[in-house]
RNA sequence: UCCGCCUUAGCUUAGUGGGAAAGCACCAGAUUGUGGCUCUGGGGACUCAGGUUCAAUUCCUGGAGGCGGGA
Numbered sequence: 001u002c003c004g005c006c007u008u009a010g011c012u013u014a015g016u017g018g019g020a021a022a023g024c025a026c027c028a029g030a031u032u033g034u035g036g037c038u039c040u041g042g043g044g045a046c047u048c049a050g051g052u053u054c055a056a057u058u059c060c061u062g063g064a065g066g067c068g069g070g071a
Stems, first nucleotide, its partner, number of pairs: 001070007010024004018054001026042005047063005
């Protein structure tokens, strides 16, 4: 310098155009003499900007970060 891939909740991952989900973690309640276990409920996220579209986590372009490859 060029090319490719990845970025979704605190963590690990689903989700390829119309409902944003799961496990663990966290909070509250129940249970318990207390804690843990268990049960019930709850909060919390699409890396950023622009574009396409009635509608974008998803498609396109660019930026940022990370990983890999070529020279």
The prediction has a mean pLDDT of 81. The RNA shown here (transfer RNA) has 71 nucleotides and comes from Salipiger mucosus DSM 16094. The sequence is in RNAcentral, with records from ENA and Rfam. Lineage of the source: Bacteria > Pseudomonadati > Rhodobacterales > Roseobacteraceae > Salipiger mucosus. It matches the Rfam family "tRNA". Rfam describes the family as follows. Transfer RNA (tRNA) molecules are approximately 80 nucleotides in length. The family's RNA type in Rfam is transfer RNA.